[in-house]
About this RNA: This is a predicted structure of a 74-nucleotide RNA (transfer RNA) from a Deltaproteobacteria bacterium. Rfam family: tRNA. Rfam classes the family as a transfer RNA. NCBI's taxonomy places the organism under Bacteria, Pseudomonadati, Myxococcota, Myxococcia.
RNA sequence: CGGGAUGUAGCGCAGCCUGGAAGCGCACUUGAAUGGGGUUCAAGGGGUCGGAGGUUCAAAUCCUCUCAUCCCGA
Numbered sequence: 001c002g003g004g005a006u007g008u009a010g011c012g013c014a015g016c017c018u019g020g021a022a023g024c025g026c027a028c029u030u031g032a033a034u035g036g037g038g039u040u041c042a043a044g045g046g047g048u049c050g051g052a053g054g055u056u057c058a059a060a061u062c063c064u065c066u067c068a069u070c071c072c073g074a
Stems, first nucleotide, its partner, number of pairs: 001073007010026004020057001028044006050066005
């Protein structure tokens, strides 16, 4: 320098191809069961999807640029 992959809640991931209300597990908070712990059950909080711009009635999803990490090539 060229090509590719990944980036979504504290952590691990799905959703992207085919645009239409942001989800799952663990963790966290509260309550109940227990003498307490563990455990189980019920309820709840937390994101604007790496960043910027564009297309669209509507973007995590499509397009452009860019950043970080990783891989391949030179």